[in-house]
RNA sequence: CACUGCUCAGAGCAAAGCCGCCGAAAGGCUGCGACGCAGAGCUACGGGGCUUCCACACCGGCCAUCGGUGUGAUGCUCGCCGGGCCGCCAGU
Numbered sequence: 001c002a003c004u005g006c007u008c009a010g011a012g013c014a015a016a017g018c019c020g021c022c023g024a025a026a027g028g029c030u031g032c033g034a035c036g037c038a039g040a041g042c043u044a045c046g047g048g049g050c051u052u053c054c055a056c057a058c059c060g061g062c063c064a065u066c067g068g069u070g071u072g073a074u075g076c077u078c079g080c081c082g083g084g085c086c087g088c089c090a091g092u
Stems, first nucleotide, its partner, number of pairs: 002092004012037002017032002020029003035079001041085003045082003048077003054072007
């Protein structure tokens, strides 16, 4: 340096759920909690997924600053996959 994660060490993170807060929502943050994780560290860059305050179209209507349906990320997700950056230990 490359590959691998069978073995060793010391650590690390924390799903679901629950309390509180933020948000229109998806979701995020703090604490508790551990399903799991060798990158479950960072990065929304590509694909996928989720959401629709708002915009547009259509429909309804008691015509209102209303309701419903559809479409659309500028939102969210790195614990969906891939890429990029950085990194622990061991083995070969």
The RNA shown here (c-di-GMP-I riboswitch aptamer) has 92 nucleotides and comes from a Gemmatimonadota bacterium.
Model confidence (mean pLDDT): 87 of 100.
The model forms 100% of the base pairs in the Rfam consensus.